[in-house]
RNA sequence: UGCCGAAUUCCGCGUUGCUCUGCGCGGAAGCGGGGGAACCGUUGGGUCGGCGUCGAAUUGCCGACCCAGGGGCGAGUCGGGUCACGUACAUAUGGCCCGUAGCGCCGCUCUUUCGGCGCGAGCCCGUCAGCUAACCCCGCAGGCUCGAGAAAGAGA
Numbered sequence: 001u002g003c004c005g006a007a008u009u010c011c012g013c014g015u016u017g018c019u020c021u022g023c024g025c026g027g028a029a030g031c032g033g034g035g036g037a038a039c040c041g042u043u044g045g046g047u048c049g050g051c052g053u054c055g056a057a058u059u060g061c062c063g064a065c066c067c068a069g070g071g072g073c074g075a076g077u078c079g080g081g082u083c084a085c086g087u088a089c090a091u092a093u094g095g096c097c098c099g100u101a102g103c104g105c106c107g108c109u110c111u112u113u114c115g116g117c118g119c120g121a122g123c124c125c126g127u128c129a130g131c132u133a134a135c136c137c138c139g140c141a142g143g144c145u146c147g148a149g150a151a152a153g154a155g156a
Base pairs, nucleotide, nucleotide: 002144003143004142008029009028010027011026012025013024014023015022030140031139032138033137034136035135040130043068044067045066046065047064048063049062050061051060069128070125071124072123073122078099079098080097081096082095083094084093102119103118104117105116106115108155109154110153111152112151113150114149
């Protein structure tokens, strides 16, 4: 100088001998999140059977049985392969790899397109919360960076 993110600005009091500054407490504005009526809404996977189809498969619908607690912040979901654990079966967990919904960056700002480069985590609540007017509650952290492509439109 700039980036991710809601995570900024101001005021009062105290503290640091005084000023500046830093820190603590309280408040305001602004930004962000959660809870909370009516109305509306009400899960996923596996196996088997049936319906539909010219036939089969897939998909869709219905029924039965079995398994799985649920939720929040966040882009961070989902699929496949492989190894390990376990093993009667099922379910779950961890490592690695390839993709993927989605997210971010490319330097005056915003939108769109092309090109390039990344991310696709982690944490929390604790058996409990769908949506939700009134109303109630909470947060304002932390972590990075040294080249920074092009075009169109509208602004500054």
Predicted 3D model of a 156-nucleotide RNA (c-di-AMP riboswitch aptamer (ydaO/yuaA leader)) from a soil metagenome. Its Rfam family is "c-di-AMP riboswitch aptamer (ydaO/yuaA leader)". Rfam's curators write: This family represents a conserved RNA structure found upstream of the ydaO and yuaA genes in Bacillus subtilis and related genes in other bacteria. Model confidence (mean pLDDT): 77 of 100.